[in-house]
Context: one part of a larger RNA
RNA sequence: CUGGGCGUAAAGCGCAUGCAGGCGGUUUGACAAGUUGGUUGUGAAAGCUCCCGGCUUAACUGGGAGAGGUCAUCCAAAACUGUCAGACUUGAGCAAGGUAGAGGAGAGCGGAAUUCCAGGUGUAGUGGUGGAAUGCGUAGAUAUCUGGAGGAACACCAGUGGCGAAAGCGGCUCUCUGGGCCUUGACUGACGCUCAGAUGCGAAAGCGUGGGGAGCGAACGGGAUUAGAUACCCCGGUAGUCCACGCUGUAAACGAUGAGUACUAGGUGUAGCGGGUAUUGACCCCUGCUGUGCCGAAGCAAACGCGAUAAGUACUCCGCCUGGGGACUACGACCGCAAGGUUAAAACUC
Numbered sequence: 001c002u003g004g005g006c007g008u009a010a011a012g013c014g015c016a017u018g019c020a021g022g023c024g025g026u027u028u029g030a031c032a033a034g035u036u037g038g039u040u041g042u043g044a045a046a047g048c049u050c051c052c053g054g055c056u057u058a059a060c061u062g063g064g065a066g067a068g069g070u071c072a073u074c075c076a077a078a079a080c081u082g083u084c085a086g087a088c089u090u091g092a093g094c095a096a097g098g099u100a101g102a103g104g105a106g107a108g109c110g111g112a113a114u115u116c117c118a119g120g121u122g123u124a125g126u127g128g129u130g131g132a133a134u135g136c137g138u139a140g141a142u143a144u145c146u147g148g149a150g151g152a153a154c155a156c157c158a159g160u161g162g163c164g165a166a167a168g169c170g171g172c173u174c175u176c177u178g179g180g181c182c183u184u185g186a187c188u189g190a191c192g193c194u195c196a197g198a199u200g201c202g203a204a205a206g207c208g209u210g211g212g213g214a215g216c217g218a219a220c221g222g223g224a225u226u227a228g229a230u231a232c233c234c235c236g237g238u239a240g241u242c243c244a245c246g247c248u249g250u251a252a253a254c255g256a257u258g259a260g261u262a263c264u265a266g267g268u269g270u271a272g273c274g275g276g277u278a279u280u281g282a283c284c285c286c287u288g289c290u291g292u293g294c295c296g297a298a299g300c301a302a303a304c305g306c307g308a309u310a311a312g313u314a315c316u317c318c319g320c321c322u323g324g325g326g327a328c329u330a331c332g333a334c335c336g337c338a339a340g341g342u343u344a345a346a347a348c349u350c
Base pairs, nucleotide, nucleotide: 003322004321005320006319007304008303012318014201015200016199017198021194022193023192025088026087027086028085029084030083031082033081034080035077036076037075038074040072041071042069048066049065050064051063052062053061054060091191092188093187094185095184096183097182098181099180103177104176105175106174107173108172109171110154115149116148117147118146119145120144121143125136126135162169163168206247207246208245209244210243211242215241216240220236221235222234223233258317259316260315261314262313263312266295267294268293269292270291271290272289273288274287275286276285299306300305323350324349325348332343333342334341335340
């Protein structure tokens, strides 16, 4: 470079924004860069292919012809690509009117429960387990009632329900704020798609500084179990979990399925919105769009399965794979306070 691939066999970057680059709707005209046909020039020798010849043959070698090019030149063509100029509305945007939502940030508020504190009642146990023990308790526990403190999480509603690019988001109210969907078309007129590098976001754990600390709980201590028990079970319990600001940048970050567009039987749920029908009105019923599930035709697939939310049929762009181990490693480089992260070999071995 080419080929074949990427749900589960190796392989889709965790997700997005987006410069360069690649690709790009309908239509008219011009140009002729790409493109196509031809002219002329050149494409040394050797080599390559064919023909003829020389060494006994072959290799080797002599002669002749031909092929061989991102090449130059001029002439011509104008479909396609491109460039320039003009037009269009279906892609994209925009506007108006509606609309659903745990989308994000900040502030305030609420009730249930656990724990602790104070007080009342009350007396010998309680707690825990497979069974126990450690533990707590006559300095009055557990239980029960009243009051108070504090932190964290929000039962029911709750739903293969909703929202978000992903990570993720769930008590209530207010403030600020992002996106989507539906209907209509009087606006702009290809303004689009993808995206190396770059930039931003990014669960949990972890790190820094300062707060906070109810419950839970790595480490740690004790009790059991066991041959042992550095565990599983029990009693405690520090970091952490929570908040603010900053860092880290990874996950089975999963639909193990990149993004976009178009096309290709149906059936049945569900969420949001519209049209029709119906009615006093709400339902029901028919139908359109968007999302989210299940089952399936064709087709695909090694099979499992996928099947308009494709793993079907095609196109555009990006990422990635190329036997197992060594190796999500070493070295180097970059990033990080550190922990470590990103990039990423070889020897050797099967």